Predicted 3D model of a 474-nucleotide part of an RNA (small-subunit ribosomal RNA, 3' major domain) from a metagenome. Model confidence (mean pLDDT): 84 of 100. Rfam family: Bacterial small subunit ribosomal RNA.

[in-house]
Context: one part of a larger RNA
RNA sequence: UGACGGGGGCCCGCACAAGCGGUGGAGCAUGUGGUUUAAUUCGAUCAACGCGAAGAACCUUACCGGGGUUUGAAACGCAGCGGACAUCCGGCGAAAGCCGGCUCCCUUCGGGGUCGCUGUACAGGUGCUGCAUGGCUGUCGUCAGCUCGUGUCGUGAGAUGUUGGGUUAAGUCCCGCAACGAGCGCAACCCCUGCCUCUAGUUGCCAGCGGGUAAUGCCGGGAACUCUAGAGGGACUGCCGUCACUAAGUCGGAGGAAGGUGGGGAUGACGUCAAGUCCUCAUGGCCCUUACAUCCCGGGCUACACACGUGCUACAAUGGCCGGUACAAUGGGUUGCAAAGGUGCGAACCGGAGCUAAUCCCAAAAAACCGGUCUCAGUUCGAAUCGGAGUCUGCAACUCGACUCCGUGAAGUCGGAAUCGCUAGUAAUCACGGAUCAGCAUGCCGUGGUGAAUACGUUCCCGGGCCUUGUACA
Numbered sequence: 001u002g003a004c005g006g007g008g009g010c011c012c013g014c015a016c017a018a019g020c021g022g023u024g025g026a027g028c029a030u031g032u033g034g035u036u037u038a039a040u041u042c043g044a045u046c047a048a049c050g051c052g053a054a055g056a057a058c059c060u061u062a063c064c065g066g067g068g069u070u071u072g073a074a075a076c077g078c079a080g081c082g083g084a085c086a087u088c089c090g091g092c093g094a095a096a097g098c099c100g101g102c103u104c105c106c107u108u109c110g111g112g113g114u115c116g117c118u119g120u121a122c123a124g125g126u127g128c129u130g131c132a133u134g135g136c137u138g139u140c141g142u143c144a145g146c147u148c149g150u151g152u153c154g155u156g157a158g159a160u161g162u163u164g165g166g167u168u169a170a171g172u173c174c175c176g177c178a179a180c181g182a183g184c185g186c187a188a189c190c191c192c193u194g195c196c197u198c199u200a201g202u203u204g205c206c207a208g209c210g211g212g213u214a215a216u217g218c219c220g221g222g223a224a225c226u227c228u229a230g231a232g233g234g235a236c237u238g239c240c241g242u243c244a245c246u247a248a249g250u251c252g253g254a255g256g257a258a259g260g261u262g263g264g265g266a267u268g269a270c271g272u273c274a275a276g277u278c279c280u281c282a283u284g285g286c287c288c289u290u291a292c293a294u295c296c297c298g299g300g301c302u303a304c305a306c307a308c309g310u311g312c313u314a315c316a317a318u319g320g321c322c323g324g325u326a327c328a329a330u331g332g333g334u335u336g337c338a339a340a341g342g343u344g345c346g347a348a349c350c351g352g353a354g355c356u357a358a359u360c361c362c363a364a365a366a367a368a369c370c371g372g373u374c375u376c377a378g379u380u381c382g383a384a385u386c387g388g389a390g391u392c393u394g395c396a397a398c399u400c401g402a403c404u405c406c407g408u409g410a411a412g413u414c415g416g417a418a419u420c421g422c423u424a425g426u427a428a429u430c431a432c433g434g435a436u437c438a439g440c441a442u443g444c445c446g447u448g449g450u451g452a453a454u455a456c457g458u459u460c461c462c463g464g465g466c467c468u469u470g471u472a473c474a
Stems, first nucleotide, its partner, number of pairs: 001474002003471003007468007015458002019422005026313008034304002042052002063299007072122001077120006088101005104113003124288002127286003133282002135277003138273001140271001145184006151160003164175003190265004195233007205222002209220003236259001239253003243249001315415001319374006331362003336355002341350003381412001386407007428450007
């Protein structure tokens, strides 16, 4: 100087408390451990476990079995030989591949192009080392810290500044001070959202005027409103008062759409963990080179006594079922989205208008609301499991897809110890969209609808910041 303390002081954070909803019990989905296996590819310890994977039937695929290839699936050089190569035809084969057949172009006749074969340099490796590395990322932590120049103090390590008194979300600002300044962080500048104005008016809008319909901005028209998307304004403790040191600022008020960082996002200092990743990529070294490379078919990654994580669905009446009837936003669409109409109980099929999309389509929003029914039961709750019959995608759904219909109808009556999330348009709950994608979503990323309760407080648990103290630790 740090680190540590079941030392002290001060202060923060859904850290506790106060609340609301969960997990832990059940069934299923998914990931992991373990076990099994020819293989169940690999990585990932708080910070792994619906993670890499934004989509394992083949492919993917790195694993296993079997069948093949050896200058190789792709790249590039040299030398020699050849006339083709590819396609097509025939044979073997599960395919890959192997064997056989047919078989060049240009030319100044030197050769050139292209391809094949042989040889040789080389390719190739998701093989090892993340403890050789770059890059990227996690974590402490969006915590308020981390440093430097000069000066001063100290023999020196170093200290001071950065401590102190206040204040703040903040090393934020004020005051004081042997310090005076500065840098990286904080804040602001950026984006979205909340109010207003201006500009613009189609594909969007419809107040007033006219026309028209069973009805609809449907038409003429309008530029007000909504909206769209560009430019501005607006919030600064600016105003008033209280407290405070006449400070920084705190508290209250006015006005205002918004008030003291308005809400949200992006943004992650010096560093820590030899943290993670050699399987994104790049790369040193080591290793393989008729194989640890490469092609193909099949299998596996989907196994199952069990254990854990994350979720979905429930156990019901604030509910289930039936009928009726409203109100969104974000998005996507030409290899595509697909309307009307028709068929089928349904998944879906036939059909193909329109749309390169503020125009057309996906598209119905659902919870909610109105009416009816069920009457507390393992039920008209719950849906697993199993049997049968189908639809769709795809070369192909046996291992191993999703969905539909009929039948079947398990566990489950609110969950031990323990444990998680959340402070407001949040939690809870409801549906919708998208990426990936032929097909496949309870996951992920977004969108809107309905919409709470509670916070006395900081003693305690966890993590962190500053000062101080002890130390046989570095």